[in-house]
RNA sequence: GAGUGGGCUGGACGGCCGCGCUCGGCGUGUCGAAAGGCGCGUCGGGUGAGGAAAGUCCGGACUCCACAGGGCAGGGUGCCUGCUAACGGCAGGGCGGCGCGAGCCGACGGAAAGUGCCACAGAAAAGAAGACUCCCCCGCUCGGCCGAAAGGCUGGUCGGGAGAAAAGCUGAAACGGUGCGGUAAGAGCGCACCAGCGUCACGGCAACGUGGCGGCUUGGCAAACCCCACCCGGAGCAAGGGCAAAUAGGAGCGGUUAAGGCCGGCCCGGCCGGCGCUCGGGUUAGCCCGCUUGAGGCCGUCGGCGACGGCGGUCCCAGACAAAUGGUCGUCCUCGACAGAAUCCGGCUUACAGGCCCACUCCA
Numbered sequence: 001g002a003g004u005g006g007g008c009u010g011g012a013c014g015g016c017c018g019c020g021c022u023c024g025g026c027g028u029g030u031c032g033a034a035a036g037g038c039g040c041g042u043c044g045g046g047u048g049a050g051g052a053a054a055g056u057c058c059g060g061a062c063u064c065c066a067c068a069g070g071g072c073a074g075g076g077u078g079c080c081u082g083c084u085a086a087c088g089g090c091a092g093g094g095c096g097g098c099g100c101g102a103g104c105c106g107a108c109g110g111a112a113a114g115u116g117c118c119a120c121a122g123a124a125a126a127g128a129a130g131a132c133u134c135c136c137c138c139g140c141u142c143g144g145c146c147g148a149a150a151g152g153c154u155g156g157u158c159g160g161g162a163g164a165a166a167a168g169c170u171g172a173a174a175c176g177g178u179g180c181g182g183u184a185a186g187a188g189c190g191c192a193c194c195a196g197c198g199u200c201a202c203g204g205c206a207a208c209g210u211g212g213c214g215g216c217u218u219g220g221c222a223a224a225c226c227c228c229a230c231c232c233g234g235a236g237c238a239a240g241g242g243c244a245a246a247u248a249g250g251a252g253c254g255g256u257u258a259a260g261g262c263c264g265g266c267c268c269g270g271c272c273g274g275c276g277c278u279c280g281g282g283u284u285a286g287c288c289c290g291c292u293u294g295a296g297g298c299c300g301u302c303g304g305c306g307a308c309g310g311c312g313g314u315c316c317c318a319g320a321c322a323a324a325u326g327g328u329c330g331u332c333c334u335c336g337a338c339a340g341a342a343u344c345c346g347g348c349u350u351a352c353a354g355g356c357c358c359a360c361u362c363c364a
Base pairs, nucleotide, nucleotide: 001362002361003360004359005358006357007356008355009354011332012331013330014329015328016327017326019048020047021046022045023044024043025042026041027040028039029038030037031036050338054349055348057347058346059345060344061343062236063235064234065233074232075231076230077229078228079093080092081091082090083089094108095106096105097104098103109227110226114225115224116221117220118219132168133167135163136161137160138159139158141156142155143154144153145152146151176194177193178192179191180190181189195217197214198213199212200211201210202209203208240289241288242287243286250279251278252277253276254275260272261271262270263269296315297314298313299312300311301310302309303308333336
C1' cells in the first nucleotide's frame, strides 16, 4: 500500500420549559370504629426506544378452541455430529466451487425403483440406438501401370454390407479419457494409468478419507412428478379473563290497583300493558387484569476447539391506549446515517453518514 474476518459506537456538556410511568412529603375530599383504602392538588426524587424498535420470514413461551390411538391427504426440512425451550438458527467437521492467500460461497439425500423432459442445431438426445461425410470389405463396370499370358497393383462411378463407431460436422451435453498394442478398418478387443461404479480392509461416532481387488462403463435434470428419512392440530394479546352502568329487551313472583288497550251494549271475568321486587344473560361505552422479573443484563470462575452449559456474586433496565421519550438557548467537535417500543423471547433478512478497536493475509 492492497485486502480478509470480527467487535464497539451511532454527537457531547450545561441552563430553562414540558410529557409518560413510578416513589415519597405536605394539604384536602370521601369511605371506614380503627388500621387503612380510593381520589384531587402541590412540591421533590428516580426512570424513560433500537442495533436494527423495521420486514412479519422462521422457531418458541403464553391464551382460547379442538384432540383415544393409528393411517391417508396436505405442508415443511434435507451432507454429518453437536448446541438449544425450539428452529429453516448457531458451532465444529466433511465434500464441491472460487481466491496467490487471510478467507468466501453452496436447496449438498436418492437418477442402477418407475414416469417424464432435454429448445435450436444435429445422422442420432438415451434405445445397447443411429449412419450425412469420411474409413473398411464384397460385387459389377470403366480406366491407368506391369506382364508373353494367367494374373497382379492401383483409381473412379454405381450397387450391396445388422463391417465399424476411430475421425469430421451439430450441440450445454454424443454412450468413459489418454497412450501403446491389435485389426481389412475398427472397437475395453487386450494392456498401463486416470475418472466413475461395486466390494473388501484400515482410520473416523458419522459425513467421509486412504489402500487393495473386480467386471470393464451404467448421460444430464428431483428449485419435474416421484422415492426415502424426519418434523408439523387451528387461531392469535383486537389471544383470553374480571368489574359493570344508563337504555332496550327476557323470565319468575307479588299486587289485583290509580290511569290505559283488547273481548263486550254493560258488569263480572280473562288477556295484554303498566307498577313493585327478584333473577340470569347479552350489546356498546368505560375501568381493571393479562403487562413486563425474563430461556433477563453485567462481572467472576469452572467444563467444552466452539455454539453452549454449571456455579457464585450483583443489578432492576419504558410499559403507554390516541398512545410519553419533546422544545428552546448557550458552548464545543470530526457537524451527526438508517430509523420510533405496543404480549414477550431466540433467530434470519433488509436499511444505515461517520468514527474507534482487535486478529490475520498478500505485495513492496